[in-house]
Molecule: FMN riboswitch aptamer (RFN element)
Organism: Aquamicrobium defluvii
């Protein structure tokens, strides 16, 4: 000189029935589930009638964990940009996913009706959004206490 409040707590749901089979909560038929912030024509409350407050989207805009990726280190090896392992990053955004039609309305991918679609990695007697595992982890964020300033 630059940068920076500190700390605590909390922070994910779901395979029920049937079929085939040696074997499937993994396939097939029917079913079930939906993190966080934003947006708001729905719902509720208040109102000085102008607004305010609370809730309100899996597939609209973003974010998160996971994989990838990048960086560093270690091991094998003649060497290595290949292979194996560990740690860190969260810049990159590849996997990163998925919505249309009709209605109402000034206005809707959000409301109503209908029909669709999506879901990390590793494991498994057989392919997993729902089982097991990393995970008594991490985290978008939410709330509290304290501190500081106005």
């Nucleotide at each position: 000189c630059g940068c920076c409040g500190u700390u605590c707590u909390c922070a994910g749901g779901g395979c029920g029935g049937g079929g085939c089979g040696a074997a499937a909560u993994u396939c097939c038929c029917c079913a079930c589930c939906g993190g966080c912030g934003g947006u708001a024509u729905g719902c509720g409350g208040c109102u000085u009638c102008u607004g305010c407050c609370g809730c309100g989207a899996g597939c609209c805009c973003g974010c998160g964990a996971g994989c990838g990726c990048u960086u560093u280190c270690c091991c094998c090896g003649c060497u290595g940009c290949c292979g194996g392992g560990a740690a860190a990053g969260g810049u990159c955004a590849g996997c990163a996913g998925a919505c249309c039609a009709g209605g109402u309305g000034c206005g809707a991918u959000g409301c109503c009706u209908g029909g669709g679609c999506c879901g990390a990695c590793g494991g498994u007697u057989a392919c997993a959004g729902u089982c097991c595992g990393g995970a008594u982890g991490a985290a978008a964020g939410a709330g509290g206490a304290c501190a500081u300033g106005c």